[in-house]
RNA sequence: CAUCAAAUAAGAGGUUGCGACCAACAUGAGUACGCCGGUGAGUCCCUGAAUGGACUUGGACCCGGCGAAAAGGGACGGUCGCCGAAGCGUUAGUCGAUUCAGCGGCUAAUUAGCUGGGACGUUGAUUCAAUAAAUCACGGACUGUCGUAGCAAAAAAGUCUGCUACGGGGCGCUUACGACGAA
Repeated sequence: CAUCAAAUAAGAGGUUGCGACCAACAUGAGUACGCCGGUGAGUCCCUGAAUGGACUUGGACCCGGCGAAAAGGGACGGUCGCCGAAGCGUUAGUCGAUUCAGCGGCUAAUUAGCUGGGACGUUGAUUCAAUAAAUCACGGACUGUCGUAGCAAAAAAGUCUGCUACGGGGCGCUUACGACGAA
């Protein structure tokens, strides 16, 4: 002098990069629910068990009539925040009459698990009202990045750039700095 490297700071990816919010839209749904009429007894309060409650002053399903939603989920547009962005999973709390178990909605945490990214296909599996969407699996491409090998211009080597093939995973990659140390 050059190299490896913790911590710190900054940054990149894009056929729709990611999320939140807002507006309007479709779906949910002529469903839930309410009222009127019919029927008439074990039915309902998310599922199972127990408890509690509602109902012959008429339960639930069903049939006819009148009125008639919402939430979660979605795509598009806009605004904002961002590049483990974030999603899934997990855990805790809360709501669905109470307790236990499950399921679903919401909220929070995520140190620890999975996914580099978006799209497409498999009428795949799961969730879901869903043919929407999401997650996961598998498949062949694309894309970004790094590694390895090769090729291209100069005597050679090295560096850089471009291309080709194969491979890795965001605990990644690039830039700056370079602790303790190694060499």

A computed fold for a 183-nucleotide RNA from Levilactobacillus cerevisiae, annotated as Lysine riboswitch aptamer. Lineage of the source: Bacteria > Bacillota > Lactobacillales > Lactobacillaceae > Levilactobacillus. The model forms 98% of the base pairs in the Rfam consensus.